[in-house]
RNA sequence: GCCGGCGUAGCUCAGUUGGCCAGAGCAGCUGUUUCGUAAACAGCAGGUCGUCGGUUCAAUUCCGACCGCCGGCU
Numbered sequence: 001g002c003c004g005g006c007g008u009a010g011c012u013c014a015g016u017u018g019g020c021c022a023g024a025g026c027a028g029c030u031g032u033u034u035c036g037u038a039a040a041c042a043g044c045a046g047g048u049c050g051u052c053g054g055u056u057c058a059a060u061u062c063c064g065a066c067c068g069c070c071g072g073c074u
Stems, first nucleotide, its partner, number of pairs: 001073007010026004019057001028044005050066005
């Protein structure tokens, strides 16, 4: 330099024939339970969906550029 993959909650990830309130598990907080802790159960909170632009009535999803990470080729 060329090609491909990935980027979504603190962490691991799902969700992409465009529209359903953006979700799950773990972690965190609160409560119940216990003499107490853990476990269990119930609930709560947590997101600019990498950035910028484009298409569209509508974009996490489609298109372009860029940034970062990983892999392959030379």

Annotation
This is a predicted structure of a 74-nucleotide RNA (transfer RNA) from a marine sediment metagenome. The coordinates come from a structure-prediction model, not an experiment, and the mean pLDDT is 81.